[in-house]
RNA sequence: CCAGAGGGUUGGACGGCCGCGGCUUGAUUGCCGAGGAAAGUCCGGGCUCCACGGAACGACGGUGCCGGGUAACGCCCGGCGGGGGCGACCCCAGGGACAGUGCAACAGAAAGCAAACCGCCGCGCUUCGGCACGGUAAGGUCGAAAGGGUGCGGUAAGAGCGCACCGCGCCUCCGGCAACGGAAGGCGGCACGGUCAACCCCACCGGGAGCAAGACCGACUAGGGGCUGCGCAUGGCUAGUUCCGGCCUGCGGCCCGGGUUGGUUGCUUGAGGGGCGGAGCGAUCCGUCUCCCAGAUGAAUGGCCGUCCAAGCGGAGCGAUCCGCUGGACAGAACCCGGCUUACAGACCCUCUGGCUUU
RNA sequence: CAGGGUGUAGCUCAGUGGGUAGAGUGCCCGCCUUGGAAGCGGGAGGUCGCCGGUUCGAAUCCGGCCACCCUGACCA
Numbered sequence: 001c002c003a004g005a006g007g008g009u010u011g012g013a014c015g016g017c018c019g020c021g022g023c024u025u026g027a028u029u030g031c032c033g034a035g036g037a038a039a040g041u042c043c044g045g046g047c048u049c050c051a052c053g054g055a056a057c058g059a060c061g062g063u064g065c066c067g068g069g070u071a072a073c074g075c076c077c078g079g080c081g082g083g084g085g086c087g088a089c090c091c092c093a094g095g096g097a098c099a100g101u102g103c104a105a106c107a108g109a110a111a112g113c114a115a116a117c118c119g120c121c122g123c124g125c126u127u128c129g130g131c132a133c134g135g136u137a138a139g140g141u142c143g144a145a146a147g148g149g150u151g152c153g154g155u156a157a158g159a160g161c162g163c164a165c166c167g168c169g170c171c172u173c174c175g176g177c178a179a180c181g182g183a184a185g186g187c188g189g190c191a192c193g194g195u196c197a198a199c200c201c202c203a204c205c206g207g208g209a210g211c212a213a214g215a216c217c218g219a220c221u222a223g224g225g226g227c228u229g230c231g232c233a234u235g236g237c238u239a240g241u242u243c244c245g246g247c248c249u250g251c252g253g254c255c256c257g258g259g260u261u262g263g264u265u266g267c268u269u270g271a272g273g274g275g276c277g278g279a280g281c282g283a284u285c286c287g288u289c290u291c292c293c294a295g296a297u298g299a300a301u302g303g304c305c306g307u308c309c310a311a312g313c314g315g316a317g318c319g320a321u322c323c324g325c326u327g328g329a330c331a332g333a334a335c336c337c338g339g340c341u342u343a344c345a346g347a348c349c350c351u352c353u354g355g356c357u358u359u
Numbered sequence: 360c361a362g363g364g365u366g367u368a369g370c371u372c373a374g375u376g377g378g379u380a381g382a383g384u385g386c387c388c389g390c391c392u393u394g395g396a397a398g399c400g401g402g403a404g405g406u407c408g409c410c411g412g413u414u415c416g417a418a419u420c421c422g423g424c425c426a427c428c429c430u431g432a433c434c435a
Stems, first nucleotide, its partner, number of pairs: 001355010012308007020033004035330001039341002042339005047210004060206005065079005080094001081092004095201002100199002102195002117140002119136004124131002148166006167190001168188005173182003214265004224256007235248004258434003272291008309328001311326006360431007369384004378415001386402005408424005
């Protein structure tokens, strides 16, 4: 210098004038006023109401290697295993397929249990073209997938049939908290195939709804009709009494019809931000000091001017540079937090990898 | 702000415990008719909203986006 990997910060700066929303003041007196995603509403909580005696099991939904972090999580950190890259590094819903059930179209001889279409070999027959029977999974063919690989031996031809090495499974030992690892020892000729983001099994987690939750004040209207649940507890009716049952009344829900389109609260100080010190590889935690940082409700957070910064265009100049014009990504609070995901012009910083050149 | 649903041919909809995407209507051509309509026969037309993943294989299963639609105030 070129190409690339990982991570972080920022998201125009400063000043003046006017305006808007809060709180505040005697006073236009003072202070504050969007984001890293305020977004999608995909997870997890706080908070509130409703339901519920407790536990276990079941149903339904979710999560799923191991260890740690956290209020919690499907998030984060550190490892393990698998895959990709020369590498920095990246990707993985990554429990169980010997619990059971299912599925695999088309092609192909054959698709889950072993199978003989071609080929090869043996034997028999033959009209010499082949045919029948048997053996054979080494070769061909089809497929996403065809039941360990290479070599030697062996055989009629073959085959873990035998052996060596590699691979695989199980047991023991060693290392590790564990996932897991080991060219440590032994056993087994050796398939146990794929699919669980198919049903399912195992382990763990989960009551439901959401600030239009919920509470209070005020105004208006028609507590009118229909359906339905609870309950026969009160009163009445139903046949004189009793029992059972039914209806009305009662309480609740939904619908039709009617009225209002007001205010207060919840509401913003919180798992909060910043500095310093400490523990830890890290996520994070602990201690201490300091700060108060939007609360609107048709919904404020804006406009103009000046100077500069990045960028683009045009002109002048050999050039450094100068002049003029344009002009700032995605977006935007609505009960509040922790995450994830998605959108994002550009600028800056740190660490690392591969290559080239020069010294 | 919150909750729920849908997206498949020009239009309206089937198909969602995975295996070549269908129907009605519309369109085109032919027959029938003097001509047209109706009828009969044939045909074309599909990124299954988009992007990834699982799988041999995805409209269908899973994740993320996008668009559209519906519902929800209080009193009595």

Record summary
Two RNAs folded together computationally: RNase P RNA and transfer RNA, 435 nucleotides in total. It holds a member of the Rfam family "Bacterial RNase P class A". Gene Ontology terms of the family: tRNA processing, ribonuclease P activity and dimeric ribonuclease P complex.